About this RNA
The RNA shown here (transfer RNA) has 72 nucleotides and comes from Endomicrobium sp. NCBI's taxonomy places the organism under Bacteria, Elusimicrobiota, Endomicrobiia, Endomicrobiales, Endomicrobium. Model confidence (mean pLDDT): 85 of 100.
[in-house]
């Protein structure tokens, strides 16, 4: 120095151009005497930063920064 895959909610992750989403947590409520399991209902995102294609980017492109592994 060169390669490859990753960076989407507090954690784990889905999401091959148009409705940002599960599971878990977390908070309300039902249920109990109470608390645990259970059932619903919610709160929570500058999609890593920056351009740049497009009528329109989490999603294509370009550079950057990290992270994890391979070459030298």
């Nucleotide at each position: 120095g060169g390669g490859u895959a990753g960076u989407u909610a507090g954690c784990u992750c889905a999401g091959u151009g148009g409705g940002a989403g599960a599971g878990u947590a977390c908070u309300c409520g039902c249920c109990u005497c109470a608390c645990a399991c259970g059932c619903g209902a919610g709160u929570g995102g500058u999609c890593g930063c920056a351009g740049g294609u497009u009528c329109g980017a989490g999603c294509c492109c370009u550079g950057c920064a990290c992270u994890a592994c391979c070459c030298a």
Rfam family: tRNA.